[in-house]
RNA sequence: UUCUUAUCGAGAGAGGCGGAGGGACUGGCCCGAUGAUACCUCAGCAACAGGCAAUAUGUACUGUGCUAAUUCCAACAAGCAGCAAGCUUGAGAGAUAAGAA
Numbered sequence: 001u002u003c004u005u006a007u008c009g010a011g012a013g014a015g016g017c018g019g020a021g022g023g024a025c026u027g028g029c030c031c032g033a034u035g036a037u038a039c040c041u042c043a044g045c046a047a048c049a050g051g052c053a054a055u056a057u058g059u060a061c062u063g064u065g066c067u068a069a070u071u072c073c074a075a076c077a078a079g080c081a082g083c084a085a086g087c088u089u090g091a092g093a094g095a096u097a098a099g100a101a
Base pairs, nucleotide, nucleotide: 001101002100003099004098005097006096007095008094013042014041015040016039021031022030023029026074027073028072043067044066045065048063049062050061051059052058053057071093076090077089078088079087080086
């Protein structure tokens, strides 16, 4: 990097550093000099895999992951409603985990 499977309406922030964009892409809408994003430290959330135990469960030791907004919303297709706004389902894309190549 690719493939397979599972999940994505819940949950969880402080300090430091640094100085302009960031929220994957496009549109929207937001966040950001009252200092965002990234990075570091500590703390926390969760429970995917491993471990452990009284094994349909629990624990939170290990490996990951995560800690603005539903994956922030939409995008493509179908259906509902309809002046319109809109609503539902599915697909696609993306993220994470585990396994495989």
A computed fold for a 101-nucleotide RNA from Evansella caseinilytica, annotated as SAM riboswitch aptamer (S box leader). NCBI's taxonomy places the organism under Bacteria, Bacilli, Caryophanales, Bacillaceae, Evansella. The prediction has a mean pLDDT of 86.